[in-house]
RNA sequence: UGAGUCGGGCAGGCGGUCGCGCACAUCGUGGAUGUGUGAGGAAAGUCCGGACUCCAUAGGGCACGAUGCCGGGUAACACCCGGACGGGGCGACUCGUGGAUAGGGCCACAGAAACAGACCGCCUCUGGCGUAAGUCAGGGGUAAGGGUGAAAAGGCGGUGUAAGAGACCACCGGCUCGGCGGGUAACUGCCGAGGCCAGGCAACCCCCAUCGGGAGCAAGACCAAGCAGGAGGGAAGGGGCGCGGCCCGUGCCCGUAGAACCUCCGGGUAGGUCGCACGAGGCAGUCGGAGACGAUUGCCCAAGAUAGAUGAUCGCCGCCCUGCAGGGCACAGAAUCCGGCUUAUCGCUUGACUCAGCCU
Numbered sequence: 001u002g003a004g005u006c007g008g009g010c011a012g013g014c015g016g017u018c019g020c021g022c023a024c025a026u027c028g029u030g031g032a033u034g035u036g037u038g039a040g041g042a043a044a045g046u047c048c049g050g051a052c053u054c055c056a057u058a059g060g061g062c063a064c065g066a067u068g069c070c071g072g073g074u075a076a077c078a079c080c081c082g083g084a085c086g087g088g089g090c091g092a093c094u095c096g097u098g099g100a101u102a103g104g105g106c107c108a109c110a111g112a113a114a115c116a117g118a119c120c121g122c123c124u125c126u127g128g129c130g131u132a133a134g135u136c137a138g139g140g141g142u143a144a145g146g147g148u149g150a151a152a153a154g155g156c157g158g159u160g161u162a163a164g165a166g167a168c169c170a171c172c173g174g175c176u177c178g179g180c181g182g183g184u185a186a187c188u189g190c191c192g193a194g195g196c197c198a199g200g201c202a203a204c205c206c207c208c209a210u211c212g213g214g215a216g217c218a219a220g221a222c223c224a225a226g227c228a229g230g231a232g233g234g235a236a237g238g239g240g241c242g243c244g245g246c247c248c249g250u251g252c253c254c255g256u257a258g259a260a261c262c263u264c265c266g267g268g269u270a271g272g273u274c275g276c277a278c279g280a281g282g283c284a285g286u287c288g289g290a291g292a293c294g295a296u297u298g299c300c301c302a303a304g305a306u307a308g309a310u311g312a313u314c315g316c317c318g319c320c321c322u323g324c325a326g327g328g329c330a331c332a333g334a335a336u337c338c339g340g341c342u343u344a345u346c347g348c349u350u351g352a353c354u355c356a357g358c359c360u
C1' cells in the first nucleotide's frame, strides 16, 4: 500500500419563534404564567426467558410442548462465555453437533435393485439343433467387471475357485472391546485383541435425558354511576366451580325439590384512582475471574400518555446529490417492566488480528 477477519461506538449539531404531554411553583380554582423535563438501538417482530398479578399453598399421573456434544455464567432462557470433535478457509476466523443393530416410515429422476440387490456380463448343469466352433430354451452359482445415480454393500494386492466373494491372508481406513496415561467432562494419546465392516434422513414418527400448572396489565385492586327481567337445561349410591385437554387428589359452593351452576334472549355501563416508573436501574472506579460474569465503593434519578404528548418552521454550520437555483440527511415512534434472539438501517468513526507486495 492492497485484500480481508472479528468486535465497539455515534445516529446530524447549535440557536430563535409557535405548539403538545407530564411534574413542580406562583396567581387563585375556569384556567393562566413561569421553570424543568419529554422515544430507540432497534421503541419493531411478539419469537424465547423471567419479574409482577389472579387462580390453591401450585400437588401426582397421562397427554402435549420445548431443549439436546461437554463444562461454566445467569433470576431464567432457545441467550452468553470457554472447551471437544467434525467440515470450510493459506490465515485471522467461521459453520455444524444426543440416538439410525429398539421399532415404523421415507429416499425425487435414473436404475434390475435405495438395503441384503441378478439388468447386462462371468461360470456351470440339463435338453434341442449342429461334424465342430457355437446357438436356442430352462435350472443353478456369482457382487470381480459394465451400466444408473447425490448415494450401490470398506479400499488395494494376493491366495483361492467352475466363476467369484472378508471366504481366507498382508497392508491401509473405520468400529467395538480390554489395559495404561492425560482431562472435572465432552474427548483424547499409546499398546493389544476381534473380520466386527448392512448407505442416508430423527426440522418424519419415535427412543433417551432434562425442563414446563394455567391465564395474562383488557393481569388485578378500589371509587362512582346505571340496570329488568325472561326462557331452557339441571342429580339424588349427588351436582357445580376452582381461567387450554383427560384422570386422580384437594379447596369452596349448593342441595333432598326444583338449588348451585350452565346455555340462550333481553337490560345497564363505556367515567375516575391505583397498578405505573427506585429497578435483576444507570455511570465511574477498585478487586476476583482466561472469559461470560460476580463482589464492592462513590455519584445519579433519567418519558409515563390512554386513542394515545414527544411536533412545525426559520437562521447558521456539517455531510450527500446537483441542471448551482435548489433538493435531501437512514431504519423507524414508547403503551406494565426487564434479559435475550431475529429482522430493518443512509452514513461516519474506532480497536484488535490475518494474508500478500514493497521500502528501511
Base pairs, nucleotide, nucleotide: 001356002355003354004353005352006351007350008349009348010347012317013316014315015314016313017312018311020038021037022036023035024034025033026032027031040331044342045341047340048339049338050337051336052216053215054214055213059248060247061246062245064212065211066210067209068208069083070082071081072080073079084097085096086095087094088093098207099206103205104204105201106200107199119146120145121142122141123140124139125138126137127136128135129134154172155171157169158168159167173197174196175194176193177192178191179190180189181188182187220274221273222272223271229265230264231263232262233261238254239253240252241251242250281300282299283298284297285296286295287294288293318329319328320327321326
Molecule: Bacterial RNase P class A
Organism: Thermoflexales bacterium